[in-house]
RNA sequence: AAAUAUCUUUGGGGAUGGUGAAAUUCCAUACCGGCGGUAAAAGUCCGCGAACACACAACUAAAAAAGUGUGCCGAGUAGGUGAAAUUCCUACACCGACGGUAAAGUCCGGAUGGGAGAAGAUAUAA
Numbered sequence: 001a002a003a004u005a006u007c008u009u010u011g012g013g014g015a016u017g018g019u020g021a022a023a024u025u026c027c028a029u030a031c032c033g034g035c036g037g038u039a040a041a042a043g044u045c046c047g048c049g050a051a052c053a054c055a056c057a058a059c060u061a062a063a064a065a066a067g068u069g070u071g072c073c074g075a076g077u078a079g080g081u082g083a084a085a086u087u088c089c090u091a092c093a094c095c096g097a098c099g100g101u102a103a104a105g106u107c108c109g110g111a112u113g114g115g116a117g118a119a120g121a122u123a124u125a126a
Stems, first nucleotide, its partner, number of pairs: 003124008015029004030106002032096002034048004043094002052071005076092005098109003
């Protein structure tokens, strides 16, 4: 240094105005971008996570959540530089779970939750 086990910490950003009886939801103009990878830095490439749906086993008086599995899972082009970039620069685009509510990426809620992962500690054997 690597491996395995246990534990600790950490782990998502963003709005104003107008109309209206009512909208931070419509309209106008703004703004935001989790994690790992990739010859070079990515919301749009490849994959992961969250969310959502279904199933399963366990528990329970019964049920639900946590768990496991499966499914589902948005969106980019052109030009330039370069050895190398759908990642940088320029231009013009596009996307954003569920419940609530005047129709929501930005408000409220599940969530003081979960989590890809990141950092560290201890132990073990070689």